RNA sequence: GGGGACGUCGGUUAACUGGCAAACCACCUCUCUCCAAAAGAGGAAGACUGCAGGUUCGAUUCCUGCCGUCCCCG
Repeated sequence: GGGGACGUCGGUUAACUGGCAAACCACCUCUCUCCAAAAGAGGAAGACUGCAGGUUCGAUUCCUGCCGUCCCCG
C1' cells in the first nucleotide's frame, strides 16, 4: 500500500431482512447465617449505539469519509 471483520450500559453479548435499544454479570435491599460466602427473593440506575455526513416519514441496522482494534496479502 491492497483486502476483510468489528466498534452498543462499569464488563460480556443481543436487537430476526429499517419501526423507536434487551439480557446476564456487577451494584443496592431483604431472607437464610453467630458473621461472611453460597443460595433464594426483590429493586434502581445506566449505552442515543466510535466520530462526521448522506438516504428515508423513521437508521444500531443501508451508503460515504475519517478514527481505533484484529486478521489476511504484498
This is a predicted structure of a 74-nucleotide RNA (transfer RNA) from Parcubacteria bacterium DG_74_2. Taxonomically the source falls in Candidatus Parcubacteria (Bacteria, Bacteria candidate phyla). Its Rfam family is "tRNA". Model confidence (mean pLDDT): 82 of 100.